[in-house]
RNA sequence: UCCCGGGUCGUCUAAUGGCAGGACAUUUGGUUUUGGUCCAAAGAAUUGGGGUCCGAAUCCCUACCCGGGAA
Numbered sequence: 001u002c003c004c005g006g007g008u009c010g011u012c013u014a015a016u017g018g019c020a021g022g023a024c025a026u027u028u029g030g031u032u033u034u035g036g037u038c039c040a041a042a043g044a045a046u047u048g049g050g051g052u053c054c055g056a057a058u059c060c061c062u063a064c065c066c067g068g069g070a071a
Base pairs, nucleotide, nucleotide: 001070002069003068004067005066006065007064010024011023012022013021018054026042027041028040029039030038047063048062049061050060051059
């Protein structure tokens, strides 16, 4: 320099173009003499910009970052 793949709550992982969900973790409450276990609830995310579309995490362009390959 070129080619390929990837970027979603704190972490891991879903989502045929149609309400962004689950688990763990965190916080609060319940249960318990206390802790743990268990139960309930809450907060928390689509890498940035642009485009297509009635509608984009998803499709297209571009930038950034990560990984792999070629020379």

Transfer RNA from a Candidatus Berkelbacteria bacterium, 71 nucleotides, folded computationally. Taxonomically the source falls in Candidatus Berkelbacteria (Bacteria, Bacteria candidate phyla). Model confidence (mean pLDDT): 81 of 100. Rfam family: tRNA. The family's RNA type in Rfam is transfer RNA.